[in-house]
Context: one part of a larger RNA
Molecule: small-subunit ribosomal RNA, central domain
Organism: uncultured Bacteroidota bacterium
RNA sequence: CUGGGUUUAAAGGGUGAGUAGGCGGGUUAUUAAGUCAGAGGUGAAAGGUUUCAGCUUAACUGCAAAAUUGCCUUUGAUACUGAUAGUCUAGAAUUAUGUUGAGGUUAGCGGAAUGAGUCAUGUAGCGGUGAAAUGCAUAGAUAUGACUUAGAACACCAAUUGCGAAGGCAGCUAACUGGGCAUAUAUUGACGCUGAGUCACGAAAGCGUGGGGAGCGAACAAGAUUAGAUACCCUGGUAGUCCACGCCCUAAACGAUGCUAACUCGAUGUUUGUUUAAAUAUGAGCAUCCAAGGGAAACCGUUUAGUUAGCCACCUGGGGAGUACGUUCGCAAGGAUGAAACUC
Numbered sequence: 001c002u003g004g005g006u007u008u009a010a011a012g013g014g015u016g017a018g019u020a021g022g023c024g025g026g027u028u029a030u031u032a033a034g035u036c037a038g039a040g041g042u043g044a045a046a047g048g049u050u051u052c053a054g055c056u057u058a059a060c061u062g063c064a065a066a067a068u069u070g071c072c073u074u075u076g077a078u079a080c081u082g083a084u085a086g087u088c089u090a091g092a093a094u095u096a097u098g099u100u101g102a103g104g105u106u107a108g109c110g111g112a113a114u115g116a117g118u119c120a121u122g123u124a125g126c127g128g129u130g131a132a133a134u135g136c137a138u139a140g141a142u143a144u145g146a147c148u149u150a151g152a153a154c155a156c157c158a159a160u161u162g163c164g165a166a167g168g169c170a171g172c173u174a175a176c177u178g179g180g181c182a183u184a185u186a187u188u189g190a191c192g193c194u195g196a197g198u199c200a201c202g203a204a205a206g207c208g209u210g211g212g213g214a215g216c217g218a219a220c221a222a223g224a225u226u227a228g229a230u231a232c233c234c235u236g237g238u239a240g241u242c243c244a245c246g247c248c249c250u251a252a253a254c255g256a257u258g259c260u261a262a263c264u265c266g267a268u269g270u271u272u273g274u275u276u277a278a279a280u281a282u283g284a285g286c287a288u289c290c291a292a293g294g295g296a297a298a299c300c301g302u303u304u305a306g307u308u309a310g311c312c313a314c315c316u317g318g319g320g321a322g323u324a325c326g327u328u329c330g331c332a333a334g335g336a337u338g339a340a341a342c343u344c
Stems, first nucleotide, its partner, number of pairs: 004315003007298002012312001014201004021194003025088007033081002035077008049065002052062003091191001092188003095184006103177007110154001114150008125136002162169002206247006215241002220236002223233001258311006266289009293300002317344003326337004
């Protein structure tokens, strides 16, 4: 390389936009580059293969044939692919009218709870645990009431719900804004699919500058437990968690399942449209179960892991190792790329 694979055995890129490239709907005409056919030239000899022949045979040698699957020239063929020109509407997109939702950004507002402060009532405990102690409290705590204040998160609704490309998104209102779906003519007329590089987004933790800091809480301190206890339990508590701007770019980033298109029995629930007087019918999702088929099995099964096509990514025994070296990105932490010796 071929072949075989990628839910769980090694293997789907975290996700998207998109360049090159690869692949690409119906039909007509032209062309003849690919493709196919004929002819000619060339494809050195030797070797190798086959027939025959020569040394007694063989090795060896000689004559010939075939082969040399290629390249060039030329004459034709035109189904398919390509090219050029035209045309079509089933793909794709646009338009109109509806509709949907925790989709996104910004601003404002709200109540419950928690902590703190002030005042009041009130007196000896509170708190915590398996049991305790550290801790708080006569300088009046805990508890109860009123007021003030701070930050963070949004009970019920709530669901196998919904939305988003993924990460993710949930109090209420407004502004701005992206998407999906349905119906219906009309419009464009293949404008499409995928996508190496590239660019953008990307939980949590972490980093920089400036704010903020109620609760929680790595580190740390103390109390317990224990043989010990650098833990589990308890009392405190700093970074952090929150906001703005800028970085980091990784996750069991999971459906461990790349994207797109076509085809292949059914049943049930649910979200959201259209339709009908109603029953119903018909789209787009989500979820559960099963047939054919698939699978090593578990299981998958119109949301495919079934039957096919196009494109990309990735795998090739375990360890060494996602390490070393180099390169590159980063403020750093580190990220990306990524071996070998050796060993079983």